[in-house]
RNA sequence: ACACCCGUAGCUCAGUUGGUUAGAGCGCCGCCUUGACAUGGCGGAGGUCGGUAGUUCAAAUCUACUCGGGUGUA
Numbered sequence: 001a002c003a004c005c006c007g008u009a010g011c012u013c014a015g016u017u018g019g020u021u022a023g024a025g026c027g028c029c030g031c032c033u034u035g036a037c038a039u040g041g042c043g044g045a046g047g048u049c050g051g052u053a054g055u056u057c058a059a060a061u062c063u064a065c066u067c068g069g070g071u072g073u074a
Base pairs, nucleotide, nucleotide: 001073002072003071004070005069006068007067010026011025012024013023019057028044029043030042031041032040050066051065052064053063054062
């Protein structure tokens, strides 16, 4: 320099044929349960889906550029 892959909650990830509300596990906070702790149950907070622009009635999802990380070739 070129090609490809990844980027979604604090962490690990799902969602990838555009459409129902953006979700799961762990973690965090509150309540119940206990003499207390653990386990368990219920509820809650937390996201501009890396960024900008475009296409579309509608974008996490498609396109372009860009940022970060990784792999390969030279």
The RNA shown here (transfer RNA) has 74 nucleotides and comes from Hydrocarboniclastica marina. Rfam family: tRNA. Rfam's curators write: Transfer RNA (tRNA) molecules are approximately 80 nucleotides in length.